[in-house]
Molecule: transfer RNA
Organism: Patescibacteria group bacterium
RNA sequence: UCAGCGGUAGCUCAAUGGUAGAGCAAUUGACUGUUAAUCAAUAGGUUACUGGUUCGAAUCCAGUCCGCUGAG
Numbered sequence: 001u002c003a004g005c006g007g008u009a010g011c012u013c014a015a016u017g018g019u020a021g022a023g024c025a026a027u028u029g030a031c032u033g034u035u036a037a038u039c040a041a042u043a044g045g046u047u048a049c050u051g052g053u054u055c056g057a058a059u060c061c062a063g064u065c066c067g068c069u070g071a072g
Stems, first nucleotide, its partner, number of pairs: 001071007010024004018055001026042005048064005
């Protein structure tokens, strides 16, 4: 320099154009001698960034940044 894959909650990951979710973690409550475990609830998001397409974009298109892999 070129090519491929990826960037979504604190972490690991879903969501293939129509309300952004799950598990773990966190907080609160229930349970009890206490903790743990268990159960319930709550909170947590500029979907890396900037534009474009569309009635509607995490998703499609262009560019930029970052990470991994490969080639030279």